[in-house]
């Protein structure tokens, strides 16, 4: 220097104008309680102050928990999940350390990494044969059949215990696969903040009481007249709606200590969105960053063309992504920029 590998950081800045959602304070109006223009509370408006999305993605909703409700004598079966060893943690399928296997020259990366003498199942192509034992070729004890022979015997044929062997293939009486069922050990009740708790109209319906054809209620306040079967009160449930749950928490920052590490302990400091069909925005200007081409240059190289570098104006671009009860992980997306450790190769000294 190039290529690579691992880790960490960042994720535009400032200002103007107009808005949005909470909190606190003040003022004004209004309602209720009240003897009250006191005081308190609620609601509305105005003003001021302060706060208002991420980078271990707010995403996916995959895993684990907190929290809430429902279920639950006890035991068993089933289903689902996890799987080297040790540790961390509230818990985990997460994380750390070590071992082993595989990939890589290496830094490093990946691993569903228990069990195949309990049982079952499976294996493309090639090959005679692929999970059951046997089968292909050669040799062959041996008996059998046929032929010849008087006979011992000789010849021929198919068979065959056994022995040997080439080839195919990842694998051939020996293994593999448990990421096929299965076995072993361990774990798991279900639903989820639209959980759940509280307050609670109007209308309709329910229950109880009273009144009502000796005419209720209604029709103009009363009478007359009309009309003709309901009316009034109370209670309780549900709905709309409202309030809580709701953000102080396995919290964040800094320091010290224990530990190889994940992580844990102690001390100090801080409070950092809380909406609810759902706020956190829109727009303008300046600057910063990146890019193609253009222009200029007393810079460097070159005879030159031109290349490198510097400067300038205009134009274009500036990612992934938007909280919804909260937390720990995992997975996925991410323009551009910055820093560090290590490895390999080449060159120089």
């Nucleotide at each position: 220097a190039a290529a690579g590998u691992c880790c960490g950081c960042u994720g535009g800045a400032c200002g103007g104008u107009c808005g949005c959602u909470g909190g606190c304070a003040g003022c004004u109006g209004u309602a209720u309680u009240g003897a009250a223009u006191a005081a308190a509370u609620g609601c509305a408006g105005c003003u001021g102050c302060g706060a208002g999305a991420g980078g271990c993605a707010a995403c996916g909703u995959c895993c684990g928990g907190a929290c809430u409700c429902c279920g639950c004598a006890g035991a068993g079966c089933g289903a689902c999940g996890u799987a080297g060893c040790a540790g961390g943690u509230a818990a985990c399928a997460c994380c750390u350390g070590c071992c082993c296997a595989c990939c890589g020259u290496g830094a490093g990366g990946u691993g569903a990494g228990g069990a195949u003498u309990a049982g079952a199942g499976c294996a493309a192509c090639a090959g005679a044969g692929a999970c059951g034992a046997g089968u292909c070729g050669g040799c062959a004890a041996g008996g059998c059949a046929c032929u010849g022979g008087a006979a011992g015997c000789a010849g021929u044929g198919a068979c065959a215990a056994g022995c040997c062997g080439g080839g195919u293939g990842a694998a051939a009486c020996g293994g593999g696969c448990a990421a096929u069922c299965u076995c072993u050990a361990c774990g798991u009740g279900g639903a989820g903040c639209a959980a759940c708790a509280c307050c609670g109209a109007a209308u309709a319906g329910g229950c109880g009481g009273c009144c009502g054809a000796u005419g209720a209620u209604c029709u103009u306040g009363c009478u007359c007249g009309g009309g003709g079967a309901g009316g009034c009160c109370g209670c309780g449930g549900g709905u709309a709606g409202g309030u809580g749950g709701c953000u102080u928490g396995a919290g964040c920052c800094g320091g010290c200590g224990a530990g190889c590490g994940a992580u844990c302990g102690c001390c100090g400091g801080c409070c950092u969105a809380g909406a609810g069909g759902a706020a956190u925005g829109a727009u303008c200007g300046u600057c910063a960053c990146g890019g193609c081409g253009c222009u200029u240059c007393a810079g460097c190289g070159g005879c030159a063309a031109c290349g490198c570098g510097a400067a300038g104006a205009a134009c274009c671009g500036c990612a992934c992504a938007g909280a919804a009860u909260c937390c720990g992980g995992c997975g996925u997306a991410u323009a551009g920029g910055c820093g560090g450790g290590c490895u390999u190769u080449g060159c120089u000294u």
Background: Bacterial RNase P class A from a Burkholderiaceae bacterium, 349 nucleotides, folded computationally. Rfam family: Bacterial RNase P class A. Rfam's curators write: Ribonuclease P (RNase P) is a ubiquitous endoribonuclease, found in archaea, bacteria and eukarya as well as chloroplasts and mitochondria. Lineage of the source: Bacteria > Pseudomonadota > Betaproteobacteria > Burkholderiales > Burkholderiaceae. It is recorded under the gene name rnpB. The coordinates come from a structure-prediction model, not an experiment, and the mean pLDDT is 77. The sequence is in RNAcentral, with records from ENA.